The RNA shown here (c-di-GMP-I riboswitch aptamer) has 94 nucleotides and comes from a Gemmatimonadaceae bacterium. It matches the Rfam family "c-di-GMP-I riboswitch aptamer". Rfam's curators write: GEMM was predicted in a large-scale screen for bacterial structured RNA regulatory elements. The organism belongs to Gemmatimonadaceae, within Bacteria. The model forms 100% of the base pairs in the Rfam consensus.
RNA sequence: CAGCGACAAAGGCAAACUCGUCGAAAGACGGGGACGCAAAGCCUACGAGACUACGGUGCUCAUCGUCGAGCGCUAUGUCGGUCGGGUCGCCCGA
Numbered sequence: 001c002a003g004c005g006a007c008a009a010a011g012g013c014a015a016a017c018u019c020g021u022c023g024a025a026a027g028a029c030g031g032g033g034a035c036g037c038a039a040a041g042c043c044u045a046c047g048a049g050a051c052u053a054c055g056g057u058g059c060u061c062a063u064c065g066u067c068g069a070g071c072g073c074u075a076u077g078u079c080g081g082u083c084g085g086g087u088c089g090c091c092c093g094a
Base pairs, nucleotide, nucleotide: 005091012037013036017032018031019030020029021028022027035081041087042086043085046084047083048082049079050078051077055074056073057072058071059070060069061068
């Protein structure tokens, strides 16, 4: 210096739940709160996967017709605490 990752040390982040705000929703942000995390820091204009369906669209019901209701498909939306990947980084015992 690099790798690895402790019954070490100093710290860090913050799941569920809850309150408020935004959003059609998934979800995001802020406060409380800790399930856990050695990257649970950052990156979606790298890949996969998952979630949502405002809008679009097909079908069905109803109707003179429209409005309306239901089901399916669809991402440009969302998720980095889904994974792969990229990138920066604390300590230094074995």